[in-house]
RNA sequence: AGAGUUUGAUCCUGGCUCAGGAUGAACGCUGGCGGCGUGCUUAAUACAUGCAAGUCGAACGAGAAGUCACCACUUCGGUGGUGAUGGGCAGUGGCGCACGGGUGCGUAACACGUAGCUGACCUGCCCUUCGCAGGGGGAUAACACAGCGAAAGUUGUGCUAAUACCGCGUAGGCUGGUUCCGGUUAGAGAGGGAUCAGUAAAGAUUUAUCGGCGAAGGAGGGGGCUGCGGUCCAUCAGCUAGUUGGUGAGGUAACGGCUCACCAAGGCGACGACGGAUAGGGGACCUGAGAGGGUGACCCCCCACACUGGGACUGAGACACGGCCCAGACUCCUACGGGAGGCAGCAGUGAGGAAUAUUGGACAAUGGGGGCAACCCUGAUCCAGCCAUGCCGCGUGCAGGAAGACUGCCCUAUGGGUUGUAAACUGCUUUUAUACGGGAAGAAACCCACCUACGUGUAGGUGGCUGACGGUACCGUAAGAAUAAGGAUCGGCUAACUCCGUGCCAGCAGCCGCGGUAAUACGGAGGAUCCAAGCGUUAUCCGGAAUCAUUGGGUUUAAAGGGUCCGUAGGUGGAUAAUUAAGUCAGAGGUGAAAUCCUGCAGCUCAACUGUAGAAUUGCCUUUGAUACUGGUUAUCUUGAAUUAUUGUGAAGUAGUUAGAAUAUGUAGUGUAGCGGUGAAAUGCAUAGAUAUUACAUAGAAUACCGAUUGCGAAGGCAGAUUACUAACAAUAUAUUGACACUGAUGGACGAAAGCGUGGGGAGCGAACAGGAUUAGAUACCCUGGUAGUCCACGCCGUAAACGAUGAGAACUAGAUGUUGGGGGGAUUUGGCCCUUCAGUGUCGCAGCUAACGCAUUAAGUUCUCCGCCUGGGGAGUACGGCCGCAAGGCUAAAACUCAAAGGAAUUGACGGGGACCCGCACAAGCAGCGGAGCGUGUGGUUUAAUUCGAGGCUACGCGAAGAACCUUACCAGGGUUUGACAUAUGCGUGGUAGUGACACGAAAGUGAAAUGACCCUUCGGGGAGCGCAUACAGGUGCUGCAUGGCUGUCGUCAGCUCGUGCCGUGAGGUGUUCGGUUAAGUCCGCAAACGAGCGCAACCCCUAUCGUUAGUUACAAGUGUCUAGCGAGACUGCCCGUGAGAAACGGGAGGAAGGUGGGGAUGACGUCAAGUCAGCAUGGCCUUUAUGUCCUGGGCUACACACACGCUACAAUGGCCAGUACAAUGAGUAGCGAAGCCGCGAGGUGUAGCCAAUCUCGCAAAGCUGGUCUCAGUUCGGAUUGCAGGCUGCAACUCGCCUGCAUGAAGUCGGAGUUGCUAGUAACCGCGCGUCAGAACAGUGCGGUGAAUACGUUCCCGGGUCUUGUACACACCGCCCGUCACGUCAUGGAAGUUGGCAA
Repeated sequence: AGAGUUUGAUCCUGGCUCAGGAUGAACGCUGGCGGCGUGCUUAAUACAUGCAAGUCGAACGAGAAGUCACCACUUCGGUGGUGAUGGGCAGUGGCGCACGGGUGCGUAACACGUAGCUGACCUGCCCUUCGCAGGGGGAUAACACAGCGAAAGUUGUGCUAAUACCGCGUAGGCUGGUUCCGGUUAGAGAGGGAUCAGUAAAGAUUUAUCGGCGAAGGAGGGGGCUGCGGUCCAUCAGCUAGUUGGUGAGGUAACGGCUCACCAAGGCGACGACGGAUAGGGGACCUGAGAGGGUGACCCCCCACACUGGGACUGAGACACGGCCCAGACUCCUACGGGAGGCAGCAGUGAGGAAUAUUGGACAAUGGGGGCAACCCUGAUCCAGCCAUGCCGCGUGCAGGAAGACUGCCCUAUGGGUUGUAAACUGCUUUUAUACGGGAAGAAACCCACCUACGUGUAGGUGGCUGACGGUACCGUAAGAAUAAGGAUCGGCUAACUCCGUGCCAGCAGCCGCGGUAAUACGGAGGAUCCAAGCGUUAUCCGGAAUCAUUGGGUUUAAAGGGUCCGUAGGUGGAUAAUUAAGUCAGAGGUGAAAUCCUGCAGCUCAACUGUAGAAUUGCCUUUGAUACUGGUUAUCUUGAAUUAUUGUGAAGUAGUUAGAAUAUGUAGUGUAGCGGUGAAAUGCAUAGAUAUUACAUAGAAUACCGAUUGCGAAGGCAGAUUACUAACAAUAUAUUGACACUGAUGGACGAAAGCGUGGGGAGCGAACAGGAUUAGAUACCCUGGUAGUCCACGCCGUAAACGAUGAGAACUAGAUGUUGGGGGGAUUUGGCCCUUCAGUGUCGCAGCUAACGCAUUAAGUUCUCCGCCUGGGGAGUACGGCCGCAAGGCUAAAACUCAAAGGAAUUGACGGGGACCCGCACAAGCAGCGGAGCGUGUGGUUUAAUUCGAGGCUACGCGAAGAACCUUACCAGGGUUUGACAUAUGCGUGGUAGUGACACGAAAGUGAAAUGACCCUUCGGGGAGCGCAUACAGGUGCUGCAUGGCUGUCGUCAGCUCGUGCCGUGAGGUGUUCGGUUAAGUCCGCAAACGAGCGCAACCCCUAUCGUUAGUUACAAGUGUCUAGCGAGACUGCCCGUGAGAAACGGGAGGAAGGUGGGGAUGACGUCAAGUCAGCAUGGCCUUUAUGUCCUGGGCUACACACACGCUACAAUGGCCAGUACAAUGAGUAGCGAAGCCGCGAGGUGUAGCCAAUCUCGCAAAGCUGGUCUCAGUUCGGAUUGCAGGCUGCAACUCGCCUGCAUGAAGUCGGAGUUGCUAGUAACCGCGCGUCAGAACAGUGCGGUGAAUACGUUCCCGGGUCUUGUACACACCGCCCGUCACGUCAUGGAAGUUGGCAA
């Protein structure tokens, strides 16, 4: 000292949260020792029991028990009496009990703190001084006797004492009265003299002393008064009759309405009275850099209280904790008649509570009460006990020791790593604990004995007596590493990481958040980190929080400027001089208790703790000075302000008068069929004459043009013209006053629209309402009507995005350019012009400011004065209360609860039924189709033992599959098998071994088995290969494409995507890449804070079109080259004209086989879709291991009410059929292509020649052309379906192949909504080949043949690109988001009714 959290990212605002310190704490886990502190914060709740205040015989009566002496009696044990000593219980009396100890109920107050006053007071014991103590009296308790009562207690009679009580005498003192003198003080009753009246006393005794009375003084203590200081609420604004004052009296120690009688009507209050809530106050304690904030345990001071409330008595002192009386509640005793009690003293108990200790020891010390004293009492105190409750200290060992040991846990890439110098082992030490031994200080007094000084007393000295703690602290000896470590955490904040388990479950969490099968966040483990006899959690306070901001914040847009002005209190205030000294500053004095904090020194071994000294105590009071500033007083001034004069200005206001246009209505005329309205219509009006048009009349409202970021006004607001009245502003003059000023809480006035009241008015417009449309609906938008209202007068309301979202006033701080109203100057014939200066109103812009946007002399800049307002979002500008209002409603204005955000500005994207530009078979223009039929293939669905799996908008669906009868095959049923169908390694075994295997069983796999029967290398030992057994392991088309690699699809062959350096911006980012042109293109040119570069585009590559050249097998014999395959040429906007910017480029033209990327292909940027694929392959993790592996037979993938997708064939005459006839190219071929010939109607068979191919074969191309026939029909179209007979492949065509012949001859007559492809050798039509393949294409992929139509154009649909704009979206419009309803829960209101109480 900061950090996390709003966003895709950024800056800011702003809240929430964390890291620190602290505690009278509590809880969880754990726990060795000691020292010093602390310990009912809750129920001021109720209390059993014991103790906490007594003492004095040197005040008094009283002489018990006991002891001693004597006497008497005696049963010889004792008993009685007398005297002495002895004072126990109780009593009279004195002092104390008002201290000490506890608690914090009450109290917002002179209660406390601080500073003063008391000339308005009291004071026992103590100290000092002066004086006095003479002489009497009558009682009473105790006690005795007699009663009453259960008890507590109490009554009567009788006896008695005092330092108890009462007179008398004395008093120069004191008190009171009268009177005189007299000073002090701000003022007032100080003090002194005279006289009158009243008022004292006590004795005890050991003879030393201790007491008693009066007066004065002191010390200490107390009472009273005053200034100042310290809580919240104004949703508490008015309070007060003893109230405020006076006179008189009473009362008190004393002043005083303290109380009373009379008189007056005062007193307090926004500087917060009164009321309500809360609370003991201070020194101090915690925190904080400080200022502050919080607290008021322990210790000290003060106050208040003592079961609750009230009251007095005694006394020096109380309205009295362990006293009294009364009332009340509660508890206890009781004989029921009555009584007793008060732990907020120390222990202790119950209760409450998260929670707080022993019914201990001692008066040894300190202190207190009584006493002459000894001494007694003292739960004050000193000690001990309990509790890790806090602070402090110590220990649980130290050093060496790497083969970095073994084992174990854990991880691993299996190599290792880690635990870890840790251990073992070696050496050393013994604090602490244990045992034994020794052993304090705290003690000095009082008192006793003796001594010294003057004077028996007092003071001093020497010796003696006294220790609860405690045989404690401390010291010594002994043995031995021996007796002693846990808690929390490990995703970020925040130091510390891996494995396993779990699978949005269980759980964690202070905030953000983690967990849905690879969790460093849950649980466990290993390891690590931080503290340590403690560690964490919870609670509370301060801090961080500048998040209430005095120090030290804000207010255009984040929360926040009052709607505006006037103005009261208040705050602030121009220049000069004098005076004062209140503020201010300085010196001195007093006080600011001690403790605490801080500093120095010192004592416990250190520390905590304690002692001592200092500093500090920032404050208050008194006094002496200073006088710059502020204030007060006095005097003067003119620049602030105001007044006056002159000249002007304006939609400024109020009340009148008046004008024209428009609209509507009425009357009359002309005139005829529609008008009106809309996107299109309809409602509506109109033949009873509308709309249109003409004339006249009436009515109300508003004022075109001028007119303008023009003017005026405080704001709201103000617009035809004109009159009257009123106000304002500006400039000029500097005449007058002389600070008269600024702001402004409370208050007052004004205050758009809507609304309200009363009365008018009512043309147009027009909430509500009605109708017509639109729509899924349309309580809307549109249309036709239309009431309040809009208008006027008077009165209310008092709010608006009342906005410049910017309070008022003053001063200062670069400019540029408009405009309004004035003044001055220059120049000018007028008009117009130029310069300058005030006041207003705009735009741009520097410095500066701002989070940015922006503001910028009209500040959001730099300063001053005053006011209003803000403090996270929601709840809520709501509820309650109060005030205002006729009402509507307004003003003031919360809380519970809930969230971790809400928000501002700017950035990049994405999106828009936003804009601009551009492109694409995207539309349009065309051609051919699909969608209807039958069939083929694929998919869904259904079915099934199985119908294996995947692919799912475009970008799945003739897709993986370039080809499922078995195999394939992954699926199903059944039958087998388990180191395995397959790989590697190791060990053992193996010579009639490996291999072949007739035959038997079996569906096969397989099981058994006669027979036969080996190989390679060799150093001759053996080794390899094979086979069998065993162990490691194999195997898996099992899961996860959301763990992955690789590959692929798509946007898209779209023109984009980025980087380096520089520059701009606080930053995200921008610039470059935008802009002007141009292009197929981010293609190129130009400009430009950019300059360059990369991946893409293009080009380089292949095919093809033309030509040249070289070579030529297999090209018809030769030759040739139109053929083949090599090399090369050619095209580059190169040339011309025009346009364009002297550019890029575009348009046209020439030449050329080809012209502007000639035509095709290959080639796919950064990225998007968690796109597809774990079933091509590879691969992490998980799962399986006599099975989810593997082998076999059979079945299935080919099912079939149905739906979709892609195709084929058609529906015919541009055709079908028959006959004849012409022209290709690409390819393929030895387990192959297979000629000729022969056989078969045909598929095909036979047959073998040739060919490893420019040679042979597949192999006759078809559409086309020529001729014939059919003549518009379900046909000589169409060919499905089915029957029969065949062929081919293959172990095998039943499920389930293809082909042929004959027969059969279905639907279908051009296809709804909709939808696909194609821009030229293209579409369309036609055939041929190839891959896969034993066989099996209507599919796929190549090849050639014939060969069109159309494109005006870019408004619209779809997709894409660039720029710009808005955004509350960023999972990005398939976004975000609002309200009702449905279901449940909680709270509240109403309610047919029902029930109870009270009142009338």

Small-subunit ribosomal RNA from uncultured Coleofasciculus sp., 1400 nucleotides, folded computationally. It matches the Rfam family "Bacterial small subunit ribosomal RNA". The coordinates come from a structure-prediction model, not an experiment, and the mean pLDDT is 84.